[in-house]
Context: one part of a larger RNA
RNA sequence: CCCGCAACGGGACGAAAAGACCCCGUGAACCUUUACUACAGCUUAGCGCUGGGUGCGGGCGGACGAUGUGUAGAAUAGGUGGGAGGCUGAGAAGCCGCGGCGCCAGCCGCGGCGGAGCCGUAAGUUGAAAUACCACCCUUCGUCCGUCUGGAUCCUAACCCUUGUAAGGGGACACCGCUUGGCGGGUAGUUUGACUGGGGUGGUCGCCUCCAAAAGAGUAACGGAGGCUUCCCAAGGUCCGCUCAGGGCGAAUGGCAACCGCCCGACGAGCGCAUUGGCAGAAGCGGGCUUGACUGGGAGACAUACAAGUCGAUCAGGUACGAAAGUAGGGCAAAGUGAUCCGGCGGUGCCUCAUGGGAGGGCCGUCGCUCAUAGGAUAAAAGGUACUCCGGGGAUAACAGGCUGAUCGCUCCCAAGAGCUCAAAUCGACGGAGCGGUUUGGCACCUCGAUGUCGGCUCGUCACAUCCUGGGGCUGGAGCAGGUUCCAAGGGUUCGGCUGUUCGCCGAUUAAAGUGGCACGCGAGCUGGGUUCAGAACGUCGUGAGACAGUUCGGUCUCUAUCUGUUGUGGG
Numbered sequence: 001c002c003c004g005c006a007a008c009g010g011g012a013c014g015a016a017a018a019g020a021c022c023c024c025g026u027g028a029a030c031c032u033u034u035a036c037u038a039c040a041g042c043u044u045a046g047c048g049c050u051g052g053g054u055g056c057g058g059g060c061g062g063a064c065g066a067u068g069u070g071u072a073g074a075a076u077a078g079g080u081g082g083g084a085g086g087c088u089g090a091g092a093a094g095c096c097g098c099g100g101c102g103c104c105a106g107c108c109g110c111g112g113c114g115g116a117g118c119c120g121u122a123a124g125u126u127g128a129a130a131u132a133c134c135a136c137c138c139u140u141c142g143u144c145c146g147u148c149u150g151g152a153u154c155c156u157a158a159c160c161c162u163u164g165u166a167a168g169g170g171g172a173c174a175c176c177g178c179u180u181g182g183c184g185g186g187u188a189g190u191u192u193g194a195c196u197g198g199g200g201u202g203g204u205c206g207c208c209u210c211c212a213a214a215a216g217a218g219u220a221a222c223g224g225a226g227g228c229u230u231c232c233c234a235a236g237g238u239c240c241g242c243u244c245a246g247g248g249c250g251a252a253u254g255g256c257a258a259c260c261g262c263c264c265g266a267c268g269a270g271c272g273c274a275u276u277g278g279c280a281g282a283a284g285c286g287g288g289c290u291u292g293a294c295u296g297g298g299a300g301a302c303a304u305a306c307a308a309g310u311c312g313a314u315c316a317g318g319u320a321c322g323a324a325a326g327u328a329g330g331g332c333a334a335a336g337u338g339a340u341c342c343g344g345c346g347g348u349g350c351c352u353c354a355u356g357g358g359a360g361g362g363c364c365g366u367c368g369c370u371c372a373u374a375g376g377a378u379a380a381a382a383g384g385u386a387c388u389c390c391g392g393g394g395a396u397a398a399c400a401g402g403c404u405g406a407u408c409g410c411u412c413c414c415a416a417g418a419g420c421u422c423a424a425a426u427c428g429a430c431g432g433a434g435c436g437g438u439u440u441g442g443c444a445c446c447u448c449g450a451u452g453u454c455g456g457c458u459c460g461u462c463a464c465a466u467c468c469u470g471g472g473g474c475u476g477g478a479g480c481a482g483g484u485u486c487c488a489a490g491g492g493u494u495c496g497g498c499u500g501u502u503c504g505c506c507g508a509u510u511a512a513a514g515u516g517g518c519a520c521g522c523g524a525g526c527u528g529g530g531u532u533c534a535g536a537a538c539g540u541c542g543u544g545a546g547a548c549a550g551u552u553c554g555g556u557c558u559c560u561a562u563c564u565g566u567u568g569u570g571g572g
Stems, first nucleotide, its partner, number of pairs: 001572008010564003015558001022393004027389002029385004035190005041183003045179004051155004056150011068138001078137005085119003094113008159170003193205003202222001206228006229374001230272001231331002236290007244268001246264005270279002273336001275334003294317003300311003306375001319328003342368007350361004400447001401445001402443003406440001408436006417427002454529001455527003459521001460518005467492003470487006494508005535553004539548003
């Protein structure tokens, strides 16, 4: 070196199971509820099944009868019209009694006595004339009739109950049906956004301004800063005029600063509000007159995936201001916003319903959305899952590795200062330069068709920044014992109590009880106490389903080694 045999289980990111954790899917399923919307069920009212009496009401209509003082005025004039007569022995005036109304003055009705008159037209007061008389109505009230209707009560024959095709009980209710308002996780179908240096929590989502933006335009981030969802009939148009802020000096009350005067004063003021750009020959500040904050069009451009957005001369009509030239289709500019559908209002010369009427649409104008998740899925929607499931992802988290090295460990530089004196025996501020890759992180690069995760046990092996043992230097080293530092990895580096613990604290020793790496070495070697499924409980949170780097008890760790590696052994 080759070939066996027997072992071991470090590796083949070994096998097994399209990861159960995590995220994603406009995936699923169950569960919850004051998510949404339905349905069952319960309930309200009406009608049907459903009939008959009695008494009490209400509305409407008709007939009859009554009813009506604001003031002036013989006096409780309802309105309008006609009108010169009307009532009376079927009993007038007047008197007595009773009832009703009453703004107590009177009006109306009934009965009795009475016995032949009474009222009006004209006159004066009045807007109007006589219930003298007639007609039509208004307000309020009464009686009767008709009709509709409310609640109360009684009945029995529908209907219901009932060992007897008996008696009885309930009774037009109940049951049942249709329509209708409500309650309604009992049940069902669903919804429950996205961005995101994993997800959740937080924040954000449209528009404007500046920087980033690399001197054309444009340009991202959970980059750095701020604003908007309006306001104004003048803060718009035009014509004419004016110049601010600040400073100096003067001047009663007046002071640093009010108002007044003179001088300097190119923009530092102001322009409704953020910022940027702009503006004094003003876009700033006043005054006069006004409504162009027009109607119909629009050459041509900017910008742009689309849809939107932006600027705009000229023309026609009519208008404001100005002597005119001219200017004016809102505001110094850039934010102040919402598509489509559906519906409302105004106009209209169009369309449909055969036609008139009427209705529905179109077109023009306009209105109704924190549709703010702001290109707006529906008019209408929240949660739990550790009982979970499927499809995917190393496009994305937890372990380990990698990169990085802020943090961490170690070393060094400078040397203020401490060290009685003296920076450097020793310690070393403020700062600076590195090394390491054991901490906590950042990143998300292999792995989610699986790289098993803390601690213990077993077995080790390596580094040296050395705990002991060995050898030196310095010392603020007398000696002993130390401090600090250099060399050095040969060997060694304990046993217990508590805790799942690593760690740590404690006890007793020791020459010493080192620090780290090896997938925080080692589960195809063991364990399974912890963490991290399903059961259960406590505290807390939640209406609830449930949840908690909170706690607690319990909880399946897979006989067979192909290759490689190593050990033992045999043959060549």
The prediction has a mean pLDDT of 85. This is a predicted structure of a 572-nucleotide part of an RNA (large-subunit ribosomal RNA, domain V) from Bacteroidales bacterium UBA1680. Its Rfam family is "Bacterial large subunit ribosomal RNA". Rfam links the family to the GO terms structural constituent of ribosome and ribosome. Taxonomically the source falls in Bacteroidales (Bacteria, Pseudomonadati, Bacteroidota, Bacteroidia). The sequence was found in a public genome assembly.